[in-house]
Context: one part of a larger RNA
RNA sequence: UGACGGGGGCCCGCACAAGCAGCGGAGCGUGUGGUUUAAUUCGAUGCAACACGAAGAACCUUACCAAGGCUUGACAUGCUAGUAGUAGGAACCCGAAAGGGGGACGACCCCGGUUCGCCGGGGAGCUUGCACAGGUGCUACAUGGCUGUCGUCAGCUCGUGCCGUGAGGUGUUGGGUUAAGUCCCAUAACGAGCGCAACCCUCGCUCUGUGUUACACUCUCACAGGGGACUGCCUCGCAAGACGGGGAGGAAGGUGAGGAUGACGUCAAGUCAGCACGGCCCUUAUGCCUUGGGCUACACACACGCUACAAUGGAUGGUACAGAGGGUUGCUAAAGAGUGAUCUGGAGCCAAUCUCACAAAGCCAUCCACAGUUCAGAUUGCAGGCUGAAACUCGCCUGCAUGAAGGAGGAGUUGCUAGUAACCGCAGGUCAGCAUACUGCGGUGAAUACGUUCUCGGGCCUUGUACA
Numbered sequence: 001u002g003a004c005g006g007g008g009g010c011c012c013g014c015a016c017a018a019g020c021a022g023c024g025g026a027g028c029g030u031g032u033g034g035u036u037u038a039a040u041u042c043g044a045u046g047c048a049a050c051a052c053g054a055a056g057a058a059c060c061u062u063a064c065c066a067a068g069g070c071u072u073g074a075c076a077u078g079c080u081a082g083u084a085g086u087a088g089g090a091a092c093c094c095g096a097a098a099g100g101g102g103g104a105c106g107a108c109c110c111c112g113g114u115u116c117g118c119c120g121g122g123g124a125g126c127u128u129g130c131a132c133a134g135g136u137g138c139u140a141c142a143u144g145g146c147u148g149u150c151g152u153c154a155g156c157u158c159g160u161g162c163c164g165u166g167a168g169g170u171g172u173u174g175g176g177u178u179a180a181g182u183c184c185c186a187u188a189a190c191g192a193g194c195g196c197a198a199c200c201c202u203c204g205c206u207c208u209g210u211g212u213u214a215c216a217c218u219c220u221c222a223c224a225g226g227g228g229a230c231u232g233c234c235u236c237g238c239a240a241g242a243c244g245g246g247g248a249g250g251a252a253g254g255u256g257a258g259g260a261u262g263a264c265g266u267c268a269a270g271u272c273a274g275c276a277c278g279g280c281c282c283u284u285a286u287g288c289c290u291u292g293g294g295c296u297a298c299a300c301a302c303a304c305g306c307u308a309c310a311a312u313g314g315a316u317g318g319u320a321c322a323g324a325g326g327g328u329u330g331c332u333a334a335a336g337a338g339u340g341a342u343c344u345g346g347a348g349c350c351a352a353u354c355u356c357a358c359a360a361a362g363c364c365a366u367c368c369a370c371a372g373u374u375c376a377g378a379u380u381g382c383a384g385g386c387u388g389a390a391a392c393u394c395g396c397c398u399g400c401a402u403g404a405a406g407g408a409g410g411a412g413u414u415g416c417u418a419g420u421a422a423c424c425g426c427a428g429g430u431c432a433g434c435a436u437a438c439u440g441c442g443g444u445g446a447a448u449a450c451g452u453u454c455u456c457g458g459g460c461c462u463u464g465u466a467c468a
Stems, first nucleotide, its partner, number of pairs: 001468002003465003007462007015452002019416005026307008034298002042053002064293007073132001077131003081127003088105001092101003108123006134282002137280003143276002145271003148267001150265001155194006161170003173186004200259004205227007230253001233247005309409001313368007325356003330349002335344003375406001380401007422444007
């Protein structure tokens, strides 16, 4: 000087407390461990791994396993030699395919010549050999880049000066104040930098202009450019300061709300499997191709979710109101068929025009009467639909039948302070198909916060130390 303390003081945070909804019990989905396996590819492992890489494993992907094959190779560059019926390649044969045999047919570019038939040279391509390719093989403890975390916490430093033999200190401490090393005052310090804040984006009020596909010329809406909020005004407190309490006006008030933005550093944190790269290793194999299988196994354990256990409900009928997105290998209307998934159909739309697309909870009416039920829907049987060469391993959906556990979940534990939690649906990316996940969007819309004793994490000052 730091780090640490079941030392002290001050302060903060959904940290506790006050509340609301959960998880932990059940069934199922997904991930992980374990076990199994020919293989169940690899990585991630307290917080900060475990719906994580993966924004979507039937083949492909795919890296794993078995079997069948190839060896200048699936791909690149160079050299060498060869090549005119050359490159490519149909039928047919072997094969699971890859591939092997076969060979009808049969090219391209540039230059020169040409009797327009073609000829000569070069290239491309193919073949031989050699250099080499190739490796999701190892090392994230050799690395770049990127990322997580403490933490959007308020800190981390420098120049000059001063103090100290020196390590170092001071500044950065103290008194107030703030979300803030934010600002004020004091002060051997005076200044400065990276952070904080502001500048950026979205939303809320308003003005002006413009106006198709919207509206029907005001408005709404959309786009563009302005205004508006600054403790500016009043009052009280404080030290006549910083600032704090209250009030006015205002759409909005003291950072208006949300986002983006992550200092010096820590964890030899994560990633050699995104990519790049040093070293090491393999080279008829640790490379490459193909078929099939596996990544989907299943006594079990954990993690994240979905659905429920019902009457604030279930069922049937009627009826209302969004936002934000996507669409040409696409979205697909009207109409028709089917109980339905879906099919037929084909208008319109490169989309404020057409379409996905009926939002759902809600509201109105009726039935059910507390039951393992008209709750719940797992599981299973049969019959179908869709995508796709192909749904057995291993997809999704529909109809009929079946109708399990489950009667509110122990110890413990999670999220959340307002248009938030909770409940409700909608869309998108990935994607042929496959969403209870993820990312967005709107609808309905609460309760509670006395307070900082305690738990956890963090900041500043101070103190102790046999630690560095």